[in-house]
RNA sequence: GCUUUAUCAAGAGCGGUGGAGGGACUGGCCCUAUGAAGCCCAGCAACCAGUAUUGUUUUUUAAUACAUUGGUGCUAAUUCCUACAGCUUAAGCUGAAAGAUAGGGG
Repeated sequence: GCUUUAUCAAGAGCGGUGGAGGGACUGGCCCUAUGAAGCCCAGCAACCAGUAUUGUUUUUUAAUACAUUGGUGCUAAUUCCUACAGCUUAAGCUGAAAGAUAGGGG
């Protein structure tokens, strides 16, 4: 990198370092020298593993809980809004696509 399933309206820094960029992409609109990205630390969460309880059953499997341990992930704005389609005078609403993360598969 391909494919499949689930989730994406909640949550989390007035820290250190670093020095100019960042928010995937289009168009916007924003953040940023009152200090961007990156790195470290801290934190959040509970997808996978793990632990506990309860139930089922046949050699497992489901639900709930926990965050002491491991694998990730995340910590401006709904995935910041939007691009395609439908409804609609409009505002707005719904669905898809794309993307992100996790688990499975080849």

SAM riboswitch aptamer (S box leader) from Clostridium kluyveri, 106 nucleotides, folded computationally. Rfam family: SAM riboswitch aptamer (S box leader). Its family is annotated with regulation of gene expression in the Gene Ontology. The sequence is in RNAcentral, with records from Rfam and Ribocentre. RNAcentral records the identical sequence in 2 taxa.